Guanidine-I riboswitch aptamer from a Bacillota bacterium, 98 nucleotides, folded computationally. Model confidence (mean pLDDT): 84 of 100. The organism belongs to Bacillota, within Bacteria.
RNA sequence: AUGAAGUGCACCUAGGGUUCCGCUGGUAUUCCAGGUCUGGUCCAAGUGGUGCAGGCGCCUCUGGCGCUACACCCUAGAGGGAUAAAAGCCCGGGCGGG
Numbered sequence: 001a002u003g004a005a006g007u008g009c010a011c012c013u014a015g016g017g018u019u020c021c022g023c024u025g026g027u028a029u030u031c032c033a034g035g036u037c038u039g040g041u042c043c044a045a046g047u048g049g050u051g052c053a054g055g056c057g058c059c060u061c062u063g064g065c066g067c068u069a070c071a072c073c074c075u076a077g078a079g080g081g082a083u084a085a086a087a088g089c090c091c092g093g094g095c096g097g098g
Stems, first nucleotide, its partner, number of pairs: 007053006015043002020040002022037001023034004054068006070093001072098003077095001079091003
């Protein structure tokens, strides 16, 4: 200097939109519109949290203990994908720039 690896799942948060509910409007239990409606359901972090599993090491071994690091900035840069839709989701610890 270059390359690879840097695990999975669940719950949650920042965040996200609009299927459903609610809300608002249209004389409205049935239909339509509105997310330029705080919200509930819903989606949700590689660089947020917690837990469990997995991996590694040690020990007095039906188990116990420890480790599992780091990851800056861009009006959070550009493009693509899924879903009803969007996103800090996925492509992606990728690409571009510093």